[in-house]
The RNA shown here (c-di-GMP-I riboswitch aptamer) has 90 nucleotides and comes from Ammoniphilus resinae. It was read from a public genome assembly, where an Rfam model found it. NCBI's taxonomy places the organism under Bacteria, Bacilli, Caryophanales, Paenibacillaceae, Ammoniphilus. Model confidence (mean pLDDT): 82 of 100. It matches the Rfam family "c-di-GMP-I riboswitch aptamer". Its family is annotated with cyclic-di-GMP binding in the Gene Ontology.
Formats: sequence, structure tokens, C1' cells
RNA sequence: UUAAAAUAAAGGCAAACUUAUUGAAAAAUAAGGACGCAAAGCUAUGGGUCUAAGGUUCCCUAAAGGAAUGAUGAUUGCCAGGCUGCCGUA
Repeated sequence: UUAAAAUAAAGGCAAACUUAUUGAAAAAUAAGGACGCAAAGCUAUGGGUCUAAGGUUCCCUAAAGGAAUGAUGAUUGCCAGGCUGCCGUA
């Protein structure tokens, strides 16, 4: 430098759930907690999934209300792509 991810050591991350805060929600953050993870490190670029406040359309209307639609919201611990990377092995 390259390759693969079977084993060991050191360390790392932290699902569900609980509490608090933020948010319309999905969800996020913090603390606790460990189901798992060799990229469960970074990145919303493609696909998937979740949400639907505002917008638009419709229904009903005095107002309120209801339905549909749809990311510009979210998810990298759904799958690909891109960037980076520890130990040991060959």
C1' cells in the first nucleotide's frame, strides 16, 4: 500500500422502554437502559418508509369542523451510492 471480515485484545456506538425538553406530527436532543452493530462513523444523492402543520381541492357551513392530495419535514439502526476509518490477519 492492497484485500477480506473467520478469531482475539483494547476501546466505541446504543434498539425497545422510562423521564424531561422541543415539534402540528413523524421525530430529535439529554439522562437512564442494552436489543443489537466492524462502519450502528459522516453524507438525504437515488429508491423505500413515516408524518401532514402550512398550501391546494372538495364536503358541510354563520362560524367552527371533516375528507383528499402532497415534503419543503423526518429516517443513514430500511436498501444502494459517495467520503473517511481502529486492532489483528494475509